[in-house]
Context: one part of a larger RNA
């Protein structure tokens, strides 16, 4: 000199854009943060409409829908950096793998069965909850049939699947439900792709030798098991190997990277925000479900802690967003909205979304603007200095003439919004001018921010400057007080009676809505 996720002191007008627990991975009150689907299902607790009514009520009939069965999603998104020095990360490769939803292709979607919730009845318990009996549906569950391709194979053969739901309809049939046709969504098998993930190799990846030897599934082989998959991953047997001064092992420290800061560079230091990867979710262990987890807001066991209890037994996990206590020099609101972007579910309407977008707080940082402009010598008054003549503050003020940014007041006012929906035309599908899909034209609704950005008007210099320093380094000097005292100080050093170094004042210098100090890095 540059820099900072900074803090402290003094001071403070506005805006834009960023950033904001670096400490206790300490403990957490409260609210919210993952739901959705009735176009899978039996149904009807609530609301609205309709019908009936003896006016008590009844009927799922319709819009819808609590709880339940079932599906998909809760493995994403969000947080933190405790652990980890290599099961990690970075770069470049590899072969022995899996991949829900999505895309493309091929082939199917036949016929049956038995349950379990909900519900009803009865029982237990303080509660959490739970037991028994009975009834019932399905895209829940299980056989049978079939098998192009698929799997196993000793090449003879053997094995393996499914589910329906909704829209529309001219003939024909009909038990008036529908069959049937067609379209859309689904379901099953399989191939390929895309995406995601698992495994593996080489090289690189901090300090310590006041850590020199380490290792028994250890190193390799054969066989078997296991896994989606290679493999001591596991096991039996056999061999005695494997690593190490090119630093093994042990100890300490640490998430890694793109990058950030500094520097002419080489390098050094760091890894906040943003992005990629990894690890973790009160502590330790375990598996279940699933395409995917050994799962932050799932389950089980153990432990510590907190809470409820009728003492028998139960409940919980903010390193999600806010917020509280605590620790600390120190770090924000128990805010608004799903309008946009994105995600989950759904055919869609739509619902959910503390992701996200916004607002609030903080000069924490960067950037921009303002606090007036011109004129004005009687060089006013006052202050300070003085050699008493004057000098300086100083065109500074006052006065005169202007301007009105920003702020305040009033009014106007974009863009962030494209969709969806509706109407009409064309195309595709089809038996069909239904339906559905798609395209074009028109119409048309949706904004948290928001009193938005921006523009206009009137008023009025009106509301807006401080901080540090002035002995040398280092830009900037005098007076008074003090008297090795009080004090200053980054280094050298000042202060013991004329201190440009302490304290105050006048003046000056430097930066400026900031200025200094402290800490840290180069």
């Nucleotide at each position: 000199g540059a820099u900072u996720g900074a803090a402290c002191g003094c001071u403070a007008g506005c805006g834009g854009c960023a950033u904001g627990c670096u400490u206790a991975a300490c403990a957490c009150a409260u609210g919210c943060a993952a739901g959705u689907c009735g176009a899978a299902c039996g149904g009807u607790a609530a609301c609205a409409g309709g019908c009936c009514u003896u006016c008590g009520g009844g009927c799922g009939c319709u819009g819808a829908c609590g709880a339940g069965u079932g599906g998909c999603g809760g493995a994403c998104g969000g947080g933190u950096g405790a652990g980890u020095a290599a099961u990690g990360c970075g770069u470049a490769g590899g072969a022995a793998u899996c991949u829900g939803c999505c895309u493309a292709g091929c082939a199917a979607u036949g016929g049956g069965g038995g349950a379990c919730a909900a519900c009803u009845u009865g029982g237990g318990g303080a509660a959490a909850c739970u037991c028994a009996a009975g009834c019932u549906a399905a895209u829940a569950c299980c056989g049978c049939a079939u098998a192009c391709g698929c799997c196993c194979u000793a090449c003879g053969g053997g094995g393996g699947a499914a589910a329906g739901c909704g829209g529309g309809g001219g003939a024909u049939c009909u038990u008036c439900g529908g069959a049937c046709c067609u379209c859309g969504c689904g379901u099953u098998g399989u191939u390929a792709g895309a995406u995601g993930a698992g495994c593996u190799u080489a090289c690189g990846u901090c300090c310590g030798a006041u850590u020199a030897g380490c290792u028994a599934g250890u190193u390799g082989g054969u066989g078997a098991g296991g896994u989606a998959a290679a493999g001591g991953c596991u096991c039996a047997c056999c061999a005695a190997g494997g690593c190490g001064a090119c630093g093994a092992u042990c100890g300490g420290u640490a998430g890694c990277u793109g990058g950030u800061c500094u520097g002419a560079g080489a390098g050094g230091a760091c890894g906040a925000c943003c992005a990629g990867c990894c690890a973790c979710a009160c502590u330790g262990g375990g598996a279940c479900u699933g395409a995917g987890a050994c799962a932050c807001g799932g389950c089980c066991c153990a432990g510590a802690c907190u809470c409820c209890u009728a003492c028998g037994g139960g409940a919980g996990g903010c390193a999600g967003c806010a917020g509280u206590g605590g620790g600390g020099a120190a770090u924000a609101u128990u805010g608004g909205a799903c309008a946009a972007u994105g995600g989950g579910g759904g055919a869609a309407a739509c619902c959910c979304u503390g992701a996200u977008c916004c607002a609030g707080c903080a000069a924490u940082g960067c950037c921009g603007c303002g606090u007036g402009u011109g004129u004005g010598a009687a060089g006013a008054a006052g202050g300070c200095c003085u050699g008493c003549g004057g000098g300086u503050u100083g065109u500074a003020a006052a006065g005169c003439a202007c301007u009105u940014u920003c702020g305040g007041u009033g009014g106007g006012g974009a863009g962030g919004a494209a969709a969806a929906g509706c109407u009409g035309g064309g195309a595709g599908c089809u038996a069909a001018u239904a339906c559905c899909u798609u395209u074009c034209a028109g119409u048309g609704u949706u904004g948290a921010c928001g009193u938005u950005a921006c523009c206009c008007a009137a008023a009025g210099a009106a509301g807006a400057a401080g901080c540090a320093c002035c002995g040398g380094c280092u830009a900037a000097c005098u007076c008074u007080g003090u008297g090795c005292c009080a004090g200053c100080a980054g280094c050298c050093g000042c202060g013991g009676u004329a201190a440009u170094a302490c304290a105050g004042a006048g003046g000056g210098u430097g930066c400026a809505a900031g200025c200094g100090u402290u800490a840290a890095u180069c």